[in-house]
Formats: sequence, C1' cells, structure tokens
RNA sequence: UGAGCUGAUUGAACAGUCGCGGGCGUAAGGCGAAAGCCUGCGCGUGAGGAAAGUCCGGGCUCCGCAGGGCAGGGUGCCGGGUAGUUCCCGGUGAAGGCGACUUCAAGGAUAGUGCAACAGAAAUAUACCGCCUGCCUUCAAGGCAGGUAAGGAUGGAACGGCGAGGUAAGAGCUCACCAGCGGACUGGUGACAGUCCGGCUCUGUAAACCCCAUCUGGAGCAACACCGUGGAGGGACAUAUGUGUGGCCCGCACGUCCCAGGGAGGUGGCUUGAGCCGGUCAGAAAUGGCCGGCCUGGAUAGAUGACUGUUCACGACAGAACCCGGCUUACAGAUCAGCUCAGGAA
Repeated sequence: UGAGCUGAUUGAACAGUCGCGGGCGUAAGGCGAAAGCCUGCGCGUGAGGAAAGUCCGGGCUCCGCAGGGCAGGGUGCCGGGUAGUUCCCGGUGAAGGCGACUUCAAGGAUAGUGCAACAGAAAUAUACCGCCUGCCUUCAAGGCAGGUAAGGAUGGAACGGCGAGGUAAGAGCUCACCAGCGGACUGGUGACAGUCCGGCUCUGUAAACCCCAUCUGGAGCAACACCGUGGAGGGACAUAUGUGUGGCCCGCACGUCCCAGGGAGGUGGCUUGAGCCGGUCAGAAAUGGCCGGCCUGGAUAGAUGACUGUUCACGACAGAACCCGGCUUACAGAUCAGCUCAGGAA
C1' cells in the first nucleotide's frame, strides 16, 4: 500500500414560520340520556436498529382442579449464563479456508423393523473375467474337478487401507505403519485427548419408523375488569349416561341445552420496565452484585408534516398499537478498534 476476517458507533445537522398527538398545570365554556368527552393558554415531550418476518421464548390476564396420567409435540456433544428458549458464552469433535475465522439436523445401527433404484455374477455375505494344481482330449484350442479373492470390470459403496515377506497361486497367512473396535493406565468436572496391549475387522441410512434422556395444561390485550343506558322472557331435560379453554382416562366441582329480546357507548388495562446511562467489584466470557443519575410514544380510520436559508455523508432500509428477550432478513453513505494474508521499504 492492497485484499480480507471479527466486533462496535452513526445513519443527516443548525436556524426561522405555520401545522399535528398526548402528559402536567390553569381559566371559562361547549356536547351528551348517562357514563363521560371536547376547546384556549403556559411548561416540557413525541418511532427503530431493525419498529420488519411472526420463526422462537417469556412477563401479564382468564379458565368452577389450572390436580394425576396417557397420547401428542419440542429439544438432542460437554460445562456455564438467563425469567426462559431451538438463545448467549466458553470448550470438545467434525467439515471448509494459506490464514484471521466460519458452519454443524453433533445421543443410539450390539432393542427391534424398514430401505439401499439402475448397473453388476453378486448389495449381506460373493465368483463374470482372471490366477494356480490335477485329469481328459481331436494336441490349436477347449472341457471337467479342486483351490483362490491379491489383479480386472460394474457401482456412491464389493466388506479394513498401503507396503514388504510368504505361497502351487493367493489371502492379516506374518510383519511394520494407519483407521476402526475392545481393554488397561494417565490427564480433565465433563464432552474428550494421550500412551500401551489385543483378536485381526459382515457397509450405509434414524433430516426413515423407532429406542434413550429431558422439557411441555389451554386460550389470548379483539386477554380481562368496571361504569352508564336498555331489558322479556318462553320451552325441553336433569343430580350425573350431562357440563366444565385442544384429544382420551381418572379425580373434583357444578345444572345443561334450544328459541326469543336488549346493548354495541364510555373508562381502565396503557406503559416505572427481567428499563436506560455512568462508575466500581467478581468472572476467561456470557452475565451478576453494589453505588450514583435519568423518566424518554400510548394512537384508536389510527399523531411528528410543509416551506425557506446554511452545512455536507447530496441522504439507504424503512413507522409502535400490551410489554420484553432472542434469532432471521433489508440497508446508500460516514467513523473506530483488533486480527490475517500478499507486495514493498527501513
């Protein structure tokens, strides 16, 4: 200097004029049947890093047990974190990359079942070609019997690999190295790693059914609660063979179903939070403790817009609707830190 990897910040700024929402205070009125709502003035305040996706997890509210169990569903290497997770941090193993780093649907095939097309002789246990030995014969070739799985072919895979010795020819038949499997010892909380020994060794697939371990009630802010207005009841069953927030069983509790009438207004929930910022302590980190400071949307057909001037990044992706924590996706430009590789210079 260039090309990369990882993490983080920002993502328009200032001034003026007019306009919009809600909070607190204040004055006098208006609307309405009521509950309640609206208007002026002053102060201060008003969308995101993803508000998106709705893929997950919770807080909260309700269900007359929401209790116990089964089925169903989720997760799947080890340890730690958290309210909790399929999330985060660290580690182990594997794959990719020169590397910084990135990714993982990462338990079990010796509980059982299923599947492996086509090709090929053969896909769970093999002999088509070939090699060796013996015999027959028409003596060129071929046939029969036995041995073989090193060589060749097919295939994703032919049942340990490669090299040497050995053999009639071969074969873990033997040996050295390697992989796998089993055992012992050492280190580690553990996943696992290392060393030594050994029989020589019938595949893969569970993102197929399944087994094992572990977690799991349901519905959802249109949850739910209150106020006002209005009003009208009738019928059929019934004390458990019915009803009770996914299904089935047990338990427990209790009346159930059909038809008809009235209402659709207002208020709460509604934003003080597993909150944010700074400092410090513990920890490898995620994260947690302590101290101090701050209060920053609550709409309900749904609020922040328009104009002018200056600056420069000439302006990207894009707008809450109960709240929060993750993950994933989109993103013009600007800035910072650490690390890797290549080239050059000192």
A computed fold for a 346-nucleotide RNA from a Eubacteriales bacterium, annotated as Bacterial RNase P class A. Taxonomically the source falls in Eubacteriales (Bacteria, Bacillati, Bacillota, Clostridia). It matches the Rfam family "Bacterial RNase P class A". It is annotated as a ribozyme. Its mean pLDDT, the model's own confidence on a scale to 100, is 78.